[in-house]
RNA sequence: CAUCAAGAGGGGUGGAGGGAUUGGCCCAAAGAAGCCCCGCCAACCAUCUCGCCUAGGCGAGAACGGUGGCAAUUCCAUCAGGCUCCAACAUGGCCUGGGAGAUG
Repeated sequence: CAUCAAGAGGGGUGGAGGGAUUGGCCCAAAGAAGCCCCGCCAACCAUCUCGCCUAGGCGAGAACGGUGGCAAUUCCAUCAGGCUCCAACAUGGCCUGGGAGAUG
């Protein structure tokens, strides 16, 4: 700096945790994390093909390589603002931005 509402799981091993933290809410002995094997998703990097424009770049496609990913929107919220609801406040619902985090 870019992206984060889409997409994609089986087996073996292991034996109680996991979803980053806190709160909530979930997942888990019909077997959690971790490790291994195979598969899959995606298209960030590299590569290849095609097109467009000035070396360079942009767009589209492919997927044998390097990362990454394969419950739930980054599972949801946390801070600020706005809208909605209400007699009013809070809660609740919706939206925008920020923060934190993840990946490249």
Predicted 3D model of a 104-nucleotide RNA (SAM riboswitch aptamer (S box leader)) from a soil metagenome. Its mean pLDDT, the model's own confidence on a scale to 100, is 82.